[in-house]
RNA sequence: AGAUAGAGGCGCACUGCAUCAGGAGUAACCGCGGGGUUUCGACCGACGAGGGUUUUGCCGCGGGAAAGGGAUGGGUGCCGAAGUGUCCGGUGGCUCGAUCACCCGGAUGGCUGGUCGUACGGAUAAGAUCCGUCCGACUGUCGCGUUUCGCGGAGGGCUAUCGGUU
Numbered sequence: 001a002g003a004u005a006g007a008g009g010c011g012c013a014c015u016g017c018a019u020c021a022g023g024a025g026u027a028a029c030c031g032c033g034g035g036g037u038u039u040c041g042a043c044c045g046a047c048g049a050g051g052g053u054u055u056u057g058c059c060g061c062g063g064g065a066a067a068g069g070g071a072u073g074g075g076u077g078c079c080g081a082a083g084u085g086u087c088c089g090g091u092g093g094c095u096c097g098a099u100c101a102c103c104c105g106g107a108u109g110g111c112u113g114g115u116c117g118u119a120c121g122g123a124u125a126a127g128a129u130c131c132g133u134c135c136g137a138c139u140g141u142c143g144c145g146u147u148u149c150g151c152g153g154a155g156g157g158c159u160a161u162c163g164g165u166u
Stems, first nucleotide, its partner, number of pairs: 002162005009079001011078005017073004029063006040057001041054004045100001047097004082112003085108006113139005119133005141153005
C1' cells in the first nucleotide's frame, strides 16, 4: 500500500405498515332544473400532424371522491450514510414524428464532514416537504498556536486493531 471494526447526532435513506393534515367542497365527478349550437371548446401528459369520444363546456340547487406527494409513529438498511452536477441508456401510452418533462438504471472518487436558520431561485395544489446557491450559527474530526480559547483544512478524512515496507 492493504484489510477489518468504529465514531459524529434533531445523523442519512427506504417502507403494498398505522394515524393524520392536505388535495377539496376541487374533478369535462354524480343528480335535477334552466340555457346554449359548436368547423369553437374539452378529453386521450407537454409539442407537431392525423384520428377518435362528446346528452357533459354556461347558470342555479343538491351531493361529492381519488392518486402522486407530505407530517408523526413503527419497522428495515446504514455512517459518501446520502444528496447533487455531467454523460449514457430505458420509457415516453389512440397512431405517426420528435424526445420536452416525469420516472427508472448505469458511469463518473465532478462537488458536499454533519445539522439548523435567513434570503434568493427551482420542483410541487401547497405558508407542508424536497433540491441548489450565498451568508450565519452550532457541532464532530485533524493540524497549528499566544491553548478555559483562537485560526485553518477536508470524509480521498479521523480513531482502533491486524498487517506490509522502510
Lysine riboswitch aptamer from a bovine gut metagenome, 166 nucleotides, folded computationally. It matches the Rfam family "Lysine riboswitch aptamer". Gene Ontology term of the family: lysine biosynthetic process. The RNAcentral record of the sequence draws on MGnify. The prediction has a mean pLDDT of 77.